RNA sequence: GGGGCCGUAGCUCAGUUGGUAGAGCGCUACACUGGCAGUGUCGAGGUCAGGGGUUCGAAUCCCCUCGGCUCCA
Numbered sequence: 001g002g003g004g005c006c007g008u009a010g011c012u013c014a015g016u017u018g019g020u021a022g023a024g025c026g027c028u029a030c031a032c033u034g035g036c037a038g039u040g041u042c043g044a045g046g047u048c049a050g051g052g053g054u055u056c057g058a059a060u061c062c063c064c065u066c067g068g069c070u071c072c073a
Stems, first nucleotide, its partner, number of pairs: 001072007010025004019056001027043001029041004049065005
């Protein structure tokens, strides 16, 4: 330098045909308990890597950029 894959909550990851952004763990509050632990209920937490385009509508399709992994040279 060229090809491929990946980037979504604090962490690990889903997300179907383009149509309400989710799960587990963690965190907050409450209940159960003498307390801890544990369990249950509720809740907070998102620039879907960044920018642009297509579309009535984009995490999803197209282009560029950034970062990571990998292959070729």
Overview:
Model confidence (mean pLDDT): 81 of 100. Predicted 3D model of a 73-nucleotide RNA (transfer RNA) from a Chloroflexota bacterium.